[in-house]
RNA sequence: GGUCCAACAGGAGCGCCAGCGCCUGGGGCAGGGAUGUCCCAGGACGACGAGGAGAGGGGAGUAUCGAGGAUUUCGGCGGAUGCCCCUCCGCGCCGCUCCGGGCGCGCACGCGGCAGGCAAAUCCACGGGUGACCGUUGGGACAAAGGGGCCGCGGCCGGGGAAC
Numbered sequence: 001g002g003u004c005c006a007a008c009a010g011g012a013g014c015g016c017c018a019g020c021g022c023c024u025g026g027g028g029c030a031g032g033g034a035u036g037u038c039c040c041a042g043g044a045c046g047a048c049g050a051g052g053a054g055a056g057g058g059g060a061g062u063a064u065c066g067a068g069g070a071u072u073u074c075g076g077c078g079g080a081u082g083c084c085c086c087u088c089c090g091c092g093c094c095g096c097u098c099c100g101g102g103c104g105c106g107c108a109c110g111c112g113g114c115a116g117g118c119a120a121a122u123c124c125a126c127g128g129g130u131g132a133c134c135g136u137u138g139g140g141a142c143a144a145a146g147g148g149g150c151c152g153c154g155g156c157c158g159g160g161g162a163a164c
Stems, first nucleotide, its partner, number of pairs: 014078004019074001022043009048066003054088006089106005096161006109154006123139003126135003
């Protein structure tokens, strides 16, 4: 230094960048200058959090929610806890229990309603950079969905057993 194995850690609104635009330096041209334009080199930016995983396999790819902004959160590449299909496991639905099937679901039934609550960036300050900009720094504010809470409606079939 290479390869293999094992363990641990990190990561999924996550990572990356060749385009457009932006910054700096050098050079050419125009101009009295400011500056404009072209070329070269280097660089910065390029999604802000919330939520999201039963196990395995396969598939298609603009995979939920809001915040900010109004020229880039544009454009592009890769991935991904979302979606669809199959198998297995588990939970709920017949007063209890077990077995088989059906339906729904994934710490676990669906639909509707109500109330409440939760973020980071943006911003300000400070620090770094000539600058575009950046920050394991500090301060303050504000969501929606999902989940949880409450209310309402709806939610199997067959067989065995227990109890009465």
Molecule: glmS glucosamine-6-phosphate activated ribozyme aptamer